[in-house]
Molecule: c-di-GMP-I riboswitch aptamer
Organism: Chloroflexota bacterium
RNA sequence: ACUCGAUAAUGGCAAACCCAUCGUGAGGUGGGGGCGCAAAGUCAUGGGUCUGUGCAUGCCCUCGCAUCAGAUCGCCAGGCUGCCGAA
Numbered sequence: 001a002c003u004c005g006a007u008a009a010u011g012g013c014a015a016a017c018c019c020a021u022c023g024u025g026a027g028g029u030g031g032g033g034g035c036g037c038a039a040a041g042u043c044a045u046g047g048g049u050c051u052g053u054g055c056a057u058g059c060c061c062u063c064g065c066a067u068c069a070g071a072u073c074g075c076c077a078g079g080c081u082g083c084c085g086a087a
Stems, first nucleotide, its partner, number of pairs: 004085002012037002017032006035074001041080003045077003048072005056067004
């Protein structure tokens, strides 16, 4: 240094749920909360899932499919970066 990850240390993040707020929605943000997390830091690049209003577009006319526009990095993979150091 790399791999790896401990009933170690120092700190960190924060699921469900509740409140407020933004959005049509999936969801986001702030506060409470704490299930979990060694990348639960970051990038929507590939796949997955989800959403689209007084109906996004096309087929269809009801479902569904495709495209487009979005959401999710705490679904998986990949890129970049990072704390600690027992075996």